[in-house]
Context: one part of a larger RNA
RNA sequence: GACGAACGCUGGCGGCGUGCCUAACACAUGCAAGUCGAGCGGACUUGCGCAAAACACAGAGUGUUUUGGGGCUGAUGAUGAAUGUUAGCUAUAAGAAAACAUUGUGUGUUUUGCGUAAGUUAGCGGCGGACGGGUGAGUAACGCGUGAGUAACCUGCCUUUCAGAGGGGGAUAACGUUUCGAAAGGAACGCUAAUACCGCAUAACGUAACGAUACCGCAUGGUAUUGUUACCAAAGAUUUAUCGCUGAGAGAUGGACUCGCGUCUGAUUAGCUAGUUGGUGAGGUAAAGGCCCACCAAGGCGACGAUCAGUAGCCGAACUGAGAGGUUGAUCGGCCACAUUGGGACUGAGACACGGCCCAGACUCCUACGGGAGGCAGCAGUGGGGAAUAUUGCGCAAUGGGGGAAACCCUGACGCAGCAACGCCGCGUGAAGGACGAAGGUCUUCGGAUCGUAAACUUUUGUCUUUGGGGACGAUAAUGACGGUACCCAAGGAGGAAGCCACGGCUAACUACGUGCCAGCAGCCGCGGUAAUACGUAGGUGGCAAGCGUUGUCC
Numbered sequence: 001g002a003c004g005a006a007c008g009c010u011g012g013c014g015g016c017g018u019g020c021c022u023a024a025c026a027c028a029u030g031c032a033a034g035u036c037g038a039g040c041g042g043a044c045u046u047g048c049g050c051a052a053a054a055c056a057c058a059g060a061g062u063g064u065u066u067u068g069g070g071g072c073u074g075a076u077g078a079u080g081a082a083u084g085u086u087a088g089c090u091a092u093a094a095g096a097a098a099a100c101a102u103u104g105u106g107u108g109u110u111u112u113g114c115g116u117a118a119g120u121u122a123g124c125g126g127c128g129g130a131c132g133g134g135u136g137a138g139u140a141a142c143g144c145g146u147g148a149g150u151a152a153c154c155u156g157c158c159u160u161u162c163a164g165a166g167g168g169g170g171a172u173a174a175c176g177u178u179u180c181g182a183a184a185g186g187a188a189c190g191c192u193a194a195u196a197c198c199g200c201a202u203a204a205c206g207u208a209a210c211g212a213u214a215c216c217g218c219a220u221g222g223u224a225u226u227g228u229u230a231c232c233a234a235a236g237a238u239u240u241a242u243c244g245c246u247g248a249g250a251g252a253u254g255g256a257c258u259c260g261c262g263u264c265u266g267a268u269u270a271g272c273u274a275g276u277u278g279g280u281g282a283g284g285u286a287a288a289g290g291c292c293c294a295c296c297a298a299g300g301c302g303a304c305g306a307u308c309a310g311u312a313g314c315c316g317a318a319c320u321g322a323g324a325g326g327u328u329g330a331u332c333g334g335c336c337a338c339a340u341u342g343g344g345a346c347u348g349a350g351a352c353a354c355g356g357c358c359c360a361g362a363c364u365c366c367u368a369c370g371g372g373a374g375g376c377a378g379c380a381g382u383g384g385g386g387a388a389u390a391u392u393g394c395g396c397a398a399u400g401g402g403g404g405a406a407a408c409c410c411u412g413a414c415g416c417a418g419c420a421a422c423g424c425c426g427c428g429u430g431a432a433g434g435a436c437g438a439a440g441g442u443c444u445u446c447g448g449a450u451c452g453u454a455a456a457c458u459u460u461u462g463u464c465u466u467u468g469g470g471g472a473c474g475a476u477a478a479u480g481a482c483g484g485u486a487c488c489c490a491a492g493g494a495g496g497a498a499g500c501c502a503c504g505g506c507u508a509a510c511u512a513c514g515u516g517c518c519a520g521c522a523g524c525c526g527c528g529g530u531a532a533u534a535c536g537u538a539g540g541u542g543g544c545a546a547g548c549g550u551u552g553u554c555c
Base pairs, nucleotide, nucleotide: 001554002553003552005551006550007549008548009547012427013426014425015424016423017422018420019419020385025383026382027381029380030379031378034127035126036125039124040123042121043120044119045118046117047116048115049114050113051112052111053110054109055108056107057106058105060103061102062101063100064099065098066097067096070090071089072088073087074086075085076084134338135337136336143263144262145261146260147259148258149257150256153255154254158251159250160249161248162247163246164245166200168198169197175190176189177188178187179186180185206231207230208229209228210227211226212225213224214223215222216221236243237242264310265309266308271301272300273299276298277297278296279295280294281293283291313335314334315333316332317328318327319326320325340361341360342359343358344357363374364373365372366371391417393416394415395414399413400411401410402409403408430460431459432458433457440451441450442449443448464496466491467490468489469488470487474482499544500543501542502541503540504525505524506523510539511538512537513536514535520527521526
């Protein structure tokens, strides 16, 4: 000087950064990878139209029955009459009511079926889950860095060029029925669609085999042109704008492999090696290769340090230093490795795959004991370990990513906010005047000295702060989590804001008292045993300052 720091005392504000270095210990809970209905058939919801059925209501027609209404005769009661009651007959002239049955109509509600439009979506299908994010356990290695090579290779999406998309088929999820299981999850039968799957046709500038010509090289060889034979393709959607599909060439991007050089310590590790080293053949791979296998040979490495053991992710960089060098590998960026431990493959352009699959182990959980479920070294968070390291926050507004034609959806990437003086930087805690050098403290030779223009007091300012008002950029139309934030304006009032360490020498800064080799200090020298500038306290002084000291580590 530096730090991902910790501890002690103290602590006003802002900006920008940083924050489990230990147990790659175990994890409750939530979120972190989905999306496309413009690939497909269904299912469901809503609206509309049509049809059918049921119910309710309305009014109408027809039929039957009953009542009522007119007239006449008789009976009844009473002194008599009317009224009334009652029995019978008659006429249907005007005209009314009720009930039942039936016919067709209209309206409303409900249900069902069909069609149509809009929406939602479990499933099939496509793309993406190989990116992004985390960690550093392993690894001393072509892992990394740097420079080359591939006449030994692959590359989805993207760009560009050429050519094409004809005609068929069989299934299967979903769904339905039945059924097993506590659950997780299945089983049987039946039905159905596709940009899912499979033949056929077409076929080259493709691939393979056999040839020809020319040119070239770096050994095997390569490139271009060309001949014959064989083989291989496709898918549609739609709002008609487009987006897709197939084959081939080129590019870009990303990857794979090989090699030169460099890459810690130990010889108190000196020999190591049998697929080992090489060859032939076959297999395998995108591809060369003991990569794997059969056979053959006996090689290969090593004091220029093999093997073994220990330690360690590597680098750009960071710290330090005049430099050379030394140390480190937090944050940021590149590469690698890993994803509870070990092993394995599947799918795919790409994985031997953190939030995929299978097996085994350990651990945890559920269980009806038969059997199942899980993986925070993603973001928060919990326990534990530790000297020690943060919120179970807001938002997709920006940037970027995945899907989609788009609208949009998803995104703990990211953007922000919260916590922490953990670091760096900036600001403040007032400024000017003010002597009777006040009071008080300390010292004193008792005269005074000092704290000290310091305070009081007067004047003044308003950074930060408090209150009120306005209010962004980030987004050039819409869309702002941050955020009523930054910033601006006005007002109030010195009000709310200083500590820590040291004072023997190194090393800036001294006196008094207490203590008396005690208590204690100490980085080194050393101090303390009665006048301690070295211990403790006070006053004073010095240094740094929202920090100051101590400890640890590196130069």
Small-subunit ribosomal RNA, 5' domain from an uncultured bacterium, 555 nucleotides, folded computationally.
Rfam family: Bacterial small subunit ribosomal RNA. Rfam links the family to the GO terms ribosome and structural constituent of ribosome.
The full RNA is in RNAcentral, with records from ENA.